[in-house]
Context: one part of a larger RNA
Molecule: large-subunit ribosomal RNA, domain V
Organism: archaeon
RNA sequence: CCACAGACUUCCAGCGGGAAGAUAAGACCCCGUGGAGCUUUUCGGCAGCUUGUGGUUGUUGUACGGUUGUUGUUGCAUAGAGUAGGUAGGAGGCGCUAUGCGCCAGGUUCCGGCCUGGCGAUAGCCAAAAGUGUAACACUACCCUCCAAUAACUGUACGACUUACCGCCUUCGGGCGGGACACCUACAGGUGGGCCGUUUGGCUGGGGCGGCACCCCGUUGAAACAAAAUCAACGGGGCUCUAUAUUCGACUCAUCCGGGUCAGAAAUCCGGAGUAGAGUGCAAAGGCAUAAGUCGGAUUGACUGUGUUCUUGACAAUACAGAACGCAGGCGCGAAAGCGGGACUUAGCGAACCUCUGUACCUCACAAGUGGGGGUCAGAGAUCACAGAAAAGCUACCCCGGGGAUAACUGAGUUGUCUCGGGUAAGAGUUCACAUCGACCCCGAGGCUUGCUACUUCGAUGUCGGCUUGACCUAUCCUGGCUCUGCAGCAGGAGCCAAGGGUCCGGGUGUUCACCGUUUAAAAGGUCUCAUGAGCUGGGUUUAGAACGUCGCGAGACAGUUUGGCAUAUAUCUGCUGGAAG
Numbered sequence: 001c002c003a004c005a006g007a008c009u010u011c012c013a014g015c016g017g018g019a020a021g022a023u024a025a026g027a028c029c030c031c032g033u034g035g036a037g038c039u040u041u042u043c044g045g046c047a048g049c050u051u052g053u054g055g056u057u058g059u060u061g062u063a064c065g066g067u068u069g070u071u072g073u074u075g076c077a078u079a080g081a082g083u084a085g086g087u088a089g090g091a092g093g094c095g096c097u098a099u100g101c102g103c104c105a106g107g108u109u110c111c112g113g114c115c116u117g118g119c120g121a122u123a124g125c126c127a128a129a130a131g132u133g134u135a136a137c138a139c140u141a142c143c144c145u146c147c148a149a150u151a152a153c154u155g156u157a158c159g160a161c162u163u164a165c166c167g168c169c170u171u172c173g174g175g176c177g178g179g180a181c182a183c184c185u186a187c188a189g190g191u192g193g194g195c196c197g198u199u200u201g202g203c204u205g206g207g208g209c210g211g212c213a214c215c216c217c218g219u220u221g222a223a224a225c226a227a228a229a230u231c232a233a234c235g236g237g238g239c240u241c242u243a244u245a246u247u248c249g250a251c252u253c254a255u256c257c258g259g260g261u262c263a264g265a266a267a268u269c270c271g272g273a274g275u276a277g278a279g280u281g282c283a284a285a286g287g288c289a290u291a292a293g294u295c296g297g298a299u300u301g302a303c304u305g306u307g308u309u310c311u312u313g314a315c316a317a318u319a320c321a322g323a324a325c326g327c328a329g330g331c332g333c334g335a336a337a338g339c340g341g342g343a344c345u346u347a348g349c350g351a352a353c354c355u356c357u358g359u360a361c362c363u364c365a366c367a368a369g370u371g372g373g374g375g376u377c378a379g380a381g382a383u384c385a386c387a388g389a390a391a392a393g394c395u396a397c398c399c400c401g402g403g404g405a406u407a408a409c410u411g412a413g414u415u416g417u418c419u420c421g422g423g424u425a426a427g428a429g430u431u432c433a434c435a436u437c438g439a440c441c442c443c444g445a446g447g448c449u450u451g452c453u454a455c456u457u458c459g460a461u462g463u464c465g466g467c468u469u470g471a472c473c474u475a476u477c478c479u480g481g482c483u484c485u486g487c488a489g490c491a492g493g494a495g496c497c498a499a500g501g502g503u504c505c506g507g508g509u510g511u512u513c514a515c516c517g518u519u520u521a522a523a524a525g526g527u528c529u530c531a532u533g534a535g536c537u538g539g540g541u542u543u544a545g546a547a548c549g550u551c552g553c554g555a556g557a558c559a560g561u562u563u564g565g566c567a568u569a570u571a572u573c574u575g576c577u578g579g580a581a582g
Stems, first nucleotide, its partner, number of pairs: 008582008017574003022568001029403004034399002036395004043197004048191008058161015075144001082137001085143005092126003100122001101120008165178005201214001202212002210231001215237006238386001239281001240343002245299007253277001255273005279288002282348001284346003303329009331340003354381005360376005411455001412453003416450001418446006427437002464539001465537003469531001470528005477502003480497006505517003545563004549558003
C1' cells in the first nucleotide's frame, strides 16, 4: 500500500419481539338503602267498566208491604163469685126506649167464656165495703201487647200517560218514536298493569343457590383476673304450672344384701348397708341431704306505692328487659325468731303510632243533666330481619358512579389432587423378596392438571383452538456409548451416561385432548403471560336478530341445542434484518 472481517458514530430502507405500547375513568363480576325499560296473583293509587242509592224526576192504576196517627179490640198460673196487662187519680159511675135479662146471627177462644150486630121484655146495674191475692175491680188519664178498620206518608213489582229529557223528520208552527228509563251528575261497593309512583333486607372465604352463625340461654374453643372472633364444635329457648307458688311441720333418695303367702329377675311388706351412684317441669353447667329432693296442713307475697345498685353494655352515653337489696302500707304462714314482691339458679322476650279494657281524676261545647270527644295512670293486642319501613320479579336492550375493598384469564403463594422418584419388603416369580413386578405403611421432588387463597391488575396486560416463526429444559421416543437379565443367537425386559440432530401424513370433531387408518429409525414429554391477534385466522366461547326443548302466570332464563353476527390505527424509543457514509 492492497484485500477481507469485526467494533464505533451517523444515516437509509424494512420487520413488528418489547415499551405488561396507543385508543376508550371495563360493557363481564360485585357494590350503591344509584337510574331506567319491561312483567306480574309486590304495595299503593288513577282512568275505564259494572252495581246500588240520591239529584235531574212529573201524573196515574193494580197487587203486596212499611211507618205514624185515630177509633175499637185482645191480655185466663194459684186463690178469689170471676179471663186481674201496667201505673196514677178515685167514691162514686151508668141507666130508667139499657151496658143488666131472654132469643137469633157472626167472629174469637185457654171450650170456662169474651166481643160485635139484630129483635123482644123490663128498671135497675156496676163499683165501693167484706174476702182472696204479689197486685182489687166502677169511672178517668197515660203506657205496653194481639188483632181489625181507617187516614196520611212511603216502599217493591208490573202496567198506563206526557210535560222534563233523548232520537229522527220538519213547511220551523210542529209531527213521529222512546220516556221518567236512558243521558248527565254526586256518593258508595266491586273490578281494574289500561296507566302512574314505588319497593323488592342483611350476613356471606366473590355473588347467587343453601344456611342463619340476624334476638336470647348452657358448655368448649378461651393454657387458672376480666374481656375475647370465624358459615368454629356440641346442645337448647320463643314455654309450662292455682300448683310445679308461699309458709309451717314431717321425711330421705338410687342401688345392693338378708327375710317373707299366691309372687316369678322384677309388684306390695320387714330388717340392714347406703355422701347421693337419685330427684330437681324442660338444654347444659354450677348447686342442693341443715336439703333447693319427697309428703301433709293452712293460704294467695304470682301484693300496692317508692328508692338504691348491678346485668344488658363494646372499661363513652342510652331504651326495653332481667336481677339483687331497702323503706312505707296492708296481708299469709308460724308458738316465736322469722320467711314470703312467684318457681334451685342462669333462656321463655318487644319502642312509638293506633285500637281496646280497667279505675278514678283533669278538660271541651252547654244555664244544667245525659251522652260524646281529648288527656293523665295501669293493662292487653307485634314488629323472630327480634333498638321495631307498610313492599314481588326480569333485563343479553340496558345506563351511571365506584371497586382489584370482590369473582371470571395470566402471574404469585400453597400442593389436598396430579406427575415423577425414594425407604422398608409381605407377597408373586416351580425353588429364590430385589431378572421382572411389588401390597400396607412412611419420606420426598416437580410446579404440567384440578382445587384453595384473593397478593398484583377492573381511569382495561385482548379470551380457546389452528397457522406462522422459533428459543430453551430433560423426567430420552429414535439415533450413540455402557451394565444387569428368569441375556444361547435373533428379538426383548430393566437401568446408567448423553439434549448433537431428528421426532410424519391423513379421517370425522371449533376443538386442546382422545379415537381410528397407513407409514416410520422414532412418530418423547414439557417451558417460554396455558410463547406468539400493533403477525394472520375467527371455527368455539361471550352482546344485540331468530328458533327448538325445558323451566317460569309473565317479563324472561338455561357450563342445553341451533342459525347469523364488525378483528382499529400508527412505528416515537428500543430490538432485529439488509444497506450506505465516516